[in-house]
RNA sequence: CAGCGUGGUGCGGCGGCCGCCCGCCCGUCUUGGGCGGGAGGAAAGUCCGAACACGACAGGACACGGUGGUGGGUAACGCCCACCCAUCGCUUGGGCACACCCCAAGCGGUGCGGGAUAGCGCCACAGAAAACAAACCGCCGAUGACCCGGUACCAACCGGGCACAGGCAAGGGUGAAAUGGUGCGGUAAGAGCGCACCGCCGGCUUGGUGACAGGCCGGGCACGGCAAGCCCCACCGCGUGCAAGGCCAAGCAGCGCCUUCGUCUCACGUGCACAGCCGGUCAAAUGGCUGUACACAACAGACGGCGACCGGUCCGGUCGCUCCGCUGCAAAGCGGGAGGUCGCGGGUAGGCUGCUAGAGCACGGUGGCAACGCCGGGCCAAGAGUAAUGGUCGCCCCCUUCACUCGUGAAUCAUCGCGGGUAAAGGGACAGAAUUCGGCUUAGGCACCACGCUGCAUU
Numbered sequence: 001c002a003g004c005g006u007g008g009u010g011c012g013g014c015g016g017c018c019g020c021c022c023g024c025c026c027g028u029c030u031u032g033g034g035c036g037g038g039a040g041g042a043a044a045g046u047c048c049g050a051a052c053a054c055g056a057c058a059g060g061a062c063a064c065g066g067u068g069g070u071g072g073g074u075a076a077c078g079c080c081c082a083c084c085c086a087u088c089g090c091u092u093g094g095g096c097a098c099a100c101c102c103c104a105a106g107c108g109g110u111g112c113g114g115g116a117u118a119g120c121g122c123c124a125c126a127g128a129a130a131a132c133a134a135a136c137c138g139c140c141g142a143u144g145a146c147c148c149g150g151u152a153c154c155a156a157c158c159g160g161g162c163a164c165a166g167g168c169a170a171g172g173g174u175g176a177a178a179u180g181g182u183g184c185g186g187u188a189a190g191a192g193c194g195c196a197c198c199g200c201c202g203g204c205u206u207g208g209u210g211a212c213a214g215g216c217c218g219g220g221c222a223c224g225g226c227a228a229g230c231c232c233c234a235c236c237g238c239g240u241g242c243a244a245g246g247c248c249a250a251g252c253a254g255c256g257c258c259u260u261c262g263u264c265u266c267a268c269g270u271g272c273a274c275a276g277c278c279g280g281u282c283a284a285a286u287g288g289c290u291g292u293a294c295a296c297a298a299c300a301g302a303c304g305g306c307g308a309c310c311g312g313u314c315c316g317g318u319c320g321c322u323c324c325g326c327u328g329c330a331a332a333g334c335g336g337g338a339g340g341u342c343g344c345g346g347g348u349a350g351g352c353u354g355c356u357a358g359a360g361c362a363c364g365g366u367g368g369c370a371a372c373g374c375c376g377g378g379c380c381a382a383g384a385g386u387a388a389u390g391g392u393c394g395c396c397c398c399c400u401u402c403a404c405u406c407g408u409g410a411a412u413c414a415u416c417g418c419g420g421g422u423a424a425a426g427g428g429a430c431a432g433a434a435u436u437c438g439g440c441u442u443a444g445g446c447a448c449c450a451c452g453c454u455g456c457a458u459u
Base pairs, nucleotide, nucleotide: 001455002454003453004452005451006450007449008448009447010446011445012396013395014394015393016392017391018390020038021037022036023035024034025033026032040430044441045440047439048438049437050436051435052241053240054239055238059315060314061313062312064237065236066235067234068233069083070082071081072080073079084113085111086110087109088108089107090106091105092104093103094102095101114232115231119230120229121226122225123224136172137171138168139167140166141164143163144162146161147160148159149158150157151156180198181197182196183195184194185193199221200219201218202217203216204215205214206213207212245353246352247351248350254344255343256342258340259339260338261337262303263302264301265300269296270295271294273292274291275290276289277288278287304322305321306320307319308318309317323336324335325334326333327332360379361378363376364375365374366373367372397428398427399426400425401424403422404421405420406419407418408417409416410415
C1' cells in the first nucleotide's frame, strides 16, 4: 500500500415554489394567517419476552408446552456478557536437524453442551463377531515315520509341504464403531502377562462463587454408541389479544326442544274453632280484646339440588336461583314466571376514545473485565384512520467511467502506480409506521472507525 474477515457508527443535508397531516396562537358570515414538528436499521417475519386490557376472585394438582454447561445482566426472555469443556482451522514455540506425529500458547469458528447403572428401544449392509460373544485370512504347534530337498547312501539331523490334538486374538481384512492406546520386555506364538507413560476407577489435597483445572498416593487393568429415539431430572409457563377494551348514538324480533325451581327451622302475621272478658240488648246478634288448639305463612336462615366461573380435566373456593296462580285432604295436574344448555332467526358494522411522556433520549461523572447499574442536571423528537409525512427545481454529500492538469515513486524516455484539482456523463442498496417496548431472524448498498489475517514493497 492492497485485499479478506469480524464487530461498530451513519444513512441524506440546505434553500425556493406548490400539496397533505398533527399541535399551539391569532382571526373568522364566507374561512384564512403565523410558528413548530412529521417513517426504519431493519418499519419486514409474527419467532420469543413483556407492559396494558378483558375473562366477578383466582388456590392446588394433572395434562400440555418451553428451556437445559457455570456465573452474572435484565421488567422478563428461547436474549445479552464473561468464563468452562469439547471439536475444527490458522500462527508461533518446543519435542527433533527434517517429514509424519505429539505438546503448549495466542487468535478465530462451531456446539439442540443435564442424565446411557430408572426403564423401553435401535445399531441396516458388510463382517467370524455389534454387548457379553467370537475366528474369514492368519501366527505357534505336541504328533505322524506321509511327500520333497540337503549332508555320499540308510539311520540321524536341518529346511519346506501336508494332516492335525491343542494354544492365540498381537498382525491383516470388514465397518461409523471390534471389547483400553503407544512403546519396551517376555513367550512356542501371543495377551496388562509384566513395566513406563497416557487412559479408567478409588482416596487425599490445592486453586476457583461455580462449571472445572491441577498435584500426590493406590489399584482390578475394563464397564460400546445413539436421548436432534421414547423417556428421566431440574427450572419456567393462566388464556385471549388494540380486530384487547371503554363510552355515546341508532336499530331490531324473537322462536323452538330439553332441563331446574326441594326439605327443614324461625316467625311479623292471616284464617277458622273453642273458652273467657268487654260492649250492647227486654233477651240477642254484629263488633273488639285475651288465651289455647289446628291450618296457612312474609322476612331471614340451614341443608340439599340446579347452574355459572379465568382455556382442557379434577379438587377446593366464590356467586346466582331455589318463584306465582288455579283444582285438589294430600300426592299430583294445568297455566304463568325466572334461569340454563343447544339450535334457528333478526338488527348494528356509525361517532368518540384507547393513541403516544416512555422499563424514554442524549451528555457528564462513577462502579464493573464486560453485559449493565447508580448519580446529576437537561430534552420532548409522527399519531394517520382505506390510512398523511409528497411533487418539482437548484446546490451540497458519496461512488464509478473518461478527458485535461499538478505533484510524487520506479524508470534514460515512453510507460505504469499513488494522491490532489477541474469538466462531462452515469449511479446512490434493502426498503415505509398503525397500541407500545426489549430481543432474535431475514433482506441489503455506500462511507468511516477498530481489531485480526494474508500478500507486495521498503528499512